[in-house]
RNA sequence: GCUAACUGAUCACGGAGUCCGGUGCAAGCAGGCACCGGAGCGGGGGACUACCCAGGCAGGGGUGAACGCGCCGGUCGGCGCGCGGGCGAUUCUUCCGUCCGAACCCGUCAACUAACCCCGUACGUGUGGAAGAAGGAGCAG
Numbered sequence: 001g002c003u004a005a006c007u008g009a010u011c012a013c014g015g016a017g018u019c020c021g022g023u024g025c026a027a028g029c030a031g032g033c034a035c036c037g038g039a040g041c042g043g044g045g046g047a048c049u050a051c052c053c054a055g056g057c058a059g060g061g062g063u064g065a066a067c068g069c070g071c072c073g074g075u076c077g078g079c080g081c082g083c084g085g086g087c088g089a090u091u092c093u094u095c096c097g098u099c100c101g102a103a104c105c106c107g108u109c110a111a112c113u114a115a116c117c118c119c120g121u122a123c124g125u126g127u128g129g130a131a132g133a134a135g136g137a138g139c140a141g
Base pairs, nucleotide, nucleotide: 011126012125013124014123018039019038020037021036022035023034024033025032040121041120042119043118044117045116059109060106061105062104063103067082068081069080070079071078072077083101084100085099086098087097088096090134091133092132093131094130095129
C1' cells in the first nucleotide's frame, strides 16, 4: 500500500415496529440487563346468546404486496401473461434500470360498526440512473 473477515458508530432500505419515563441489578460515569407504565404508530374482536351432551356435514377466518389464468411436470417446482408491492437519498411527474409476489397465525368461530374489550411495537438488510418543475440547505458577494 492492497484485499478479506469481524465489531462499533453514522447515514440509508423493507416493515406498524419509534420515542419518553419508573423500579431493581450491575456499575467510577455513560452504556447494559430484567420488569413495569405512558405517548405515538399498527392490528384484532365488538349486534343475542352462554354452558353441557349426542348426531351429521365439512369448513371458515386473520396479518401481509404476496394473487388470478395458461402451459410443462408423478410431485417439489419451472416458464409465460395479467395484476399487486418495493428500490435507484427532499417532493411530484415522466422515462430508464432492477428486484419481490413469502411466511405465519386462529381453531368450527368472527359482515360492517358506536360504546366497549384485547394484542404488537419485531426481524432482516446496504441502494445511490436521467430530464422537467417546485421547495430547501450551505458558501460567497
A computed fold for a 141-nucleotide RNA from a Vulcanimicrobiota bacterium, annotated as c-di-AMP riboswitch aptamer (ydaO/yuaA leader). NCBI's taxonomy places the organism under Bacteria, Bacillati, Vulcanimicrobiota. Its mean pLDDT, the model's own confidence on a scale to 100, is 78.